Model confidence (mean pLDDT): 82 of 100. SAM riboswitch aptamer (S box leader) from Kurthia sibirica, 117 nucleotides, folded computationally.

RNA sequence: CUCUUAUCAAGAGUAGCUGAGGGACUGGCCCUAUGAAGCUCGGCAACCUUCCCAUACAAUCCUGUAUGUGGAAAGGUGCUAAUUCCAGCAAGAUGACAAAAUCUUGAUAGAUAAGAG
Numbered sequence: 001c002u003c004u005u006a007u008c009a010a011g012a013g014u015a016g017c018u019g020a021g022g023g024a025c026u027g028g029c030c031c032u033a034u035g036a037a038g039c040u041c042g043g044c045a046a047c048c049u050u051c052c053c054a055u056a057c058a059a060u061c062c063u064g065u066a067u068g069u070g071g072a073a074a075g076g077u078g079c080u081a082a083u084u085c086c087a088g089c090a091a092g093a094u095g096a097c098a099a100a101a102u103c104u105u106g107a108u109a110g111a112u113a114a115g116a117g
């Protein structure tokens, strides 16, 4: 970098350093010297992981494998303004026609995890 699967409406700092930008892209709309991004510490969550419990199967001293709206811990990641901030493509509904606008669903794009190449 590509592919597969899952998730994306919850949650998380009035901290320290430092100092101008940031919210992927485009268009909006926002955040920001009452301090952006980054680093450190703290925190959140529980994808992978570990342990326990239950069930099923296999084996049979001890066990192993699988599953789970179960429980616990936090080792590997991740996250810590706004729903992934909203929309970007398509379909449908309201709009008598047309348009604006609003709503719903699905896809695309993106992010994260785990696995594969």
Base pairs, nucleotide, nucleotide: 001117002116003115004114005113006112007111008110013041015040016039017038021031022030023029025088026087027086028085042080043079044078047076048075049073050072051071052070053068054067055066056065057064058063084109089106090105091104092103093102094101